[in-house]
Context: one part of a larger RNA
RNA sequence: GUCUGCGAGUCAGUGGCAUGUGGCGAGCGUAAGCCGUGUGGUGUACGCGUAGCGAAGGCGAGUCUUAAAAGGCGUUUGAGUCGCGUGUCCUGGACCCGAAGCGGGAUGAUCUAGCCCUGGGCAGGUUGAAGCGCGGGUAAGACCGUGUGGAGGACCGAACCCACCUGGGUUGAAAACCGGGGGGAUGACCUGGGGCUAGGGGUGAAAGGCCAAUCAAAUUCCGUGAUAGCUGGUUCUCUCCGAAAUGCAUUUAGGUGCAGCGUCGGUUGAUUGCGUCCGGGGGGUAGAGCUACUGGAUGCUUGCGGGCCCGUAUCGGGUACCAACAGCAGCCAAACUCCGAAUACCCGUGGCGUGUAUGCCGGCAGUGAGUCGGCGGGGGAUAAGCUCCGUCGUCAAAAGGGAAACAGCCCAGAUCGUCGUCUAAGGUCCCCAAGCGCGUGCUAAGUGGGAAAGGAUGUGGAGUCGCAUAGACAGCCAGGAGGUUGGCUCAGAAGCAGCCAUCCUUGAAAGAGUGCGUAACAGCUCACUGGUCUAGUGGUUCCGCGCCGACAAUGUAGCGGGGCUCAAGCACGCCACCGAAGACGCGGCAACGGCCGUAUGGUCGUUGGGUAGGAGAGCGUCCCCAACGGGGCGAAGCGGGGGUGGAAACGUCCGUGGACUGUUGGGGAGUGAGAAUGCAGAC
Numbered sequence: 001g002u003c004u005g006c007g008a009g010u011c012a013g014u015g016g017c018a019u020g021u022g023g024c025g026a027g028c029g030u031a032a033g034c035c036g037u038g039u040g041g042u043g044u045a046c047g048c049g050u051a052g053c054g055a056a057g058g059c060g061a062g063u064c065u066u067a068a069a070a071g072g073c074g075u076u077u078g079a080g081u082c083g084c085g086u087g088u089c090c091u092g093g094a095c096c097c098g099a100a101g102c103g104g105g106a107u108g109a110u111c112u113a114g115c116c117c118u119g120g121g122c123a124g125g126u127u128g129a130a131g132c133g134c135g136g137g138u139a140a141g142a143c144c145g146u147g148u149g150g151a152g153g154a155c156c157g158a159a160c161c162c163a164c165c166u167g168g169g170u171u172g173a174a175a176a177c178c179g180g181g182g183g184g185a186u187g188a189c190c191u192g193g194g195g196c197u198a199g200g201g202g203u204g205a206a207a208g209g210c211c212a213a214u215c216a217a218a219u220u221c222c223g224u225g226a227u228a229g230c231u232g233g234u235u236c237u238c239u240c241c242g243a244a245a246u247g248c249a250u251u252u253a254g255g256u257g258c259a260g261c262g263u264c265g266g267u268u269g270a271u272u273g274c275g276u277c278c279g280g281g282g283g284g285u286a287g288a289g290c291u292a293c294u295g296g297a298u299g300c301u302u303g304c305g306g307g308c309c310c311g312u313a314u315c316g317g318g319u320a321c322c323a324a325c326a327g328c329a330g331c332c333a334a335a336c337u338c339c340g341a342a343u344a345c346c347c348g349u350g351g352c353g354u355g356u357a358u359g360c361c362g363g364c365a366g367u368g369a370g371u372c373g374g375c376g377g378g379g380g381a382u383a384a385g386c387u388c389c390g391u392c393g394u395c396a397a398a399a400g401g402g403a404a405a406c407a408g409c410c411c412a413g414a415u416c417g418u419c420g421u422c423u424a425a426g427g428u429c430c431c432c433a434a435g436c437g438c439g440u441g442c443u444a445a446g447u448g449g450g451a452a453a454g455g456a457u458g459u460g461g462a463g464u465c466g467c468a469u470a471g472a473c474a475g476c477c478a479g480g481a482g483g484u485u486g487g488c489u490c491a492g493a494a495g496c497a498g499c500c501a502u503c504c505u506u507g508a509a510a511g512a513g514u515g516c517g518u519a520a521c522a523g524c525u526c527a528c529u530g531g532u533c534u535a536g537u538g539g540u541u542c543c544g545c546g547c548c549g550a551c552a553a554u555g556u557a558g559c560g561g562g563g564c565u566c567a568a569g570c571a572c573g574c575c576a577c578c579g580a581a582g583a584c585g586c587g588g589c590a591a592c593g594g595c596c597g598u599a600u601g602g603u604c605g606u607u608g609g610g611u612a613g614g615a616g617a618g619c620g621u622c623c624c625c626a627a628c629g630g631g632g633c634g635a636a637g638c639g640g641g642g643g644u645g646g647a648a649a650c651g652u653c654c655g656u657g658g659a660c661u662g663u664u665g666g667g668g669a670g671u672g673a674g675a676a677u678g679c680a681g682a683c
Stems, first nucleotide, its partner, number of pairs: 001683006011092003015089010027048003033042003052059002062073004095233002098230001102223006113197009122187001124156003127152001131148006160184003164181005199215001201211003236618006246259005260367002262364006272357001273354005278348004287339001288337002294333003298329004305322002307319005370395001372393008400411003415588004420584003426578003429562003435575001437574006448564001454548002458545010475532005481505003486500003511526001515524002589608008619672001621669010637656005643650002
C1' cells in the first nucleotide's frame, strides 16, 4: 500500500418544552407497597388542572399598594390530564478518537552520580629536590665544588582510563560504532566485590548533568472515559425549500448570548407585502460659487504701520525693503455655502401588475473567518491579488457557452429523454461549427499581436494665414556698394571679444551686418535685389492610423497555433450564418395549486442547480410477536448468466453448497463505511 473484518448522536430520569396519536374528560393519573405471573388486579397518599392577588398573615372574582384618589396583576373569553411515538434541551463520559499534564499508592542506584567498607593495577626509559659524606672557603658562618641520595597532582611512553581532530558509517556490523591521529598514565589516578542515599526527593569539581536506551521533576498502576471554546473522523436512497460570513455585547476577537437571514407547523385572506406609474414630501451630496459667510491663496493699484538710512529733538526727511485695510482681476476647501441636481429614501385617499410573497405565534437550525468585480469614498504613495466602509453583482452554495488554459469577468441558472428548431455572449481562412460576405475608407508598422514622458518633412483628412503668370518656392548666373576702420574700449577691435548708438548716401538691391574666418586686416557666406526657369510653394492648428523611445536569463515565447497585407488588421454601415444544459417543439417523472372524481385517479397551470441547515417519503441488515409459506426431489451462503424498479435495491435461471429459511402485518435495535497519520489480521 491493497484486501477482509471492526469502527462514532446511545441509554437513563414519576426531568423541561413542542408536536403527532390514543384513553378519559372538569377532571386526569397513580407512586411505593400488596395480591401475584395474566406485559393482570389492587392501591387516590400525592401530582397536574379547575382562580386570582399579595413578601406574608390573609382575602377572594377580586386582590395588592393606600388616609384617599389613582394604579398594578386578574375576572367576563373555561381543557385538561395520563400513556405511546417523534424533535430538541437539561443532568450524566453523552457522537467517537486524541493531549501536554495534576493527584495517590507502589517499583527502581545490576546503567549512572556521590559517599562508605574491603581488595587489585600502573612495561620500560628520563630528570635528579631536600638531607647526608668529603674537599674548598670563613674568625665563625654564609657560600662553592664533588659524591651520595631518590623527591615530584615532574618528563617520554605501553597496559589501563579518556574522547580533542578527521575520514567512514547515518533503512549502520552498532539506537553512539570503525580506521588514522590525540590527552592522562604515582594520581583530585584507574578498577573488582560488598553496601548507603529515591522522585519536589537523591546525587552533582554545576552541564539542569545523572537517577536502568526515559529527566526543567523517573517508572508503574489507580483517580480516569481528567479536561480539550482545538484538530481529525462521523457509514443507505430519493423528494421539497434553502441560508450566513452582519449589528450589539462579551477576560471577547477562530468561542458564545440576543437580533438579522433559513426551514417546518399554526394563524392572518386584506385597510398587508413587492414591482411599476402617478401624486405629495424633506434633504444639502455631485456640480457650481464665494465683495454670500469661515478660512486658504496669486498678480496689479493704493500704502495704515514697520524695517533701514540721514538730519535733529517743537520731531522731520529719504527709501527700488516688508506690508495691514480697501479696490481690480484670476483661484482653492471633508470638517466653507448665496446656490444646487440626478438617483435614493419616506408617505398614499390612488391606477395597473403579482398573489400570500406580508404580519403574528410556536418547533428546529445553521451562520456570526468571506471573496473578487463595477460604482461612491477613508487609510496607503489618487502602491498592492493591500486594508476599512457604503451600494449592486458573481463565486461561496452554480453546472453549461465565451474569455487559448483561468472560483469571483461576459452570456446564461442544468427535472429526464430526443441523430428536431431559434437565439445570447462570442464568432464565421485552416486547426474548429459558421462569410478567404457586401459597400466606403485607413494602416505598411506583422502596427494589429504589451508600455510612458518625450521626439520626428511617416501618411490620410479638415481648417486657417502668407507668397505666386505684374512669375512665387527650390536650383543656377550676377550684384551684395559708399560715408566708415561708426563711437567707446583695447596691444589690436576694421560688420562679426565686449559696451553704446544703429544714421545718411547711391541705387534694382545691400544690416553700422546671419554665420565661418584673421593677431588685427584680408577672404568665403547670408539677409536683400536683378536675370534664367516655370506652376504652385511655405507657416500654423485640429483629427484618423502608423514610427522611435522598447534591454534577461531552457527554445520562437507579448495573435492559442498555422498563417494573414484592396486583409484573415483598423473605422463606419449592411445582409446572412454558426453558436449554450438559455428559449421553443415532442414525450416521460415528481412537487404544489385550480377544476372534476367516493377512491387508486383524470385534466390544466406553475415549479423542480444547490453547501450549512430545516421538512418529508422510502430501501436494506439483525432480533422478537402473529398469520401464511418454502426446504435432502436440496434452505442459507458463494460464483456466474440474464432481467426488473425512480434510487437505496429486488426477483429469476445454472453451478457450488449441505440445513435451514422466506412473505405479509406489527414491534425492537450493538442497523448501512472510503477516508479518523483509525484498530486487528492477511498478502
Notes: The part of an RNA shown here (large-subunit ribosomal RNA, domain II) has 683 nucleotides and comes from Bifidobacterium amazonense. The full RNA is in RNAcentral, with records from ENA. The source organism's lineage runs through Bacteria, Bacillati, Actinomycetota, Actinomycetes and Bifidobacterium. Its Rfam family is "Bacterial large subunit ribosomal RNA".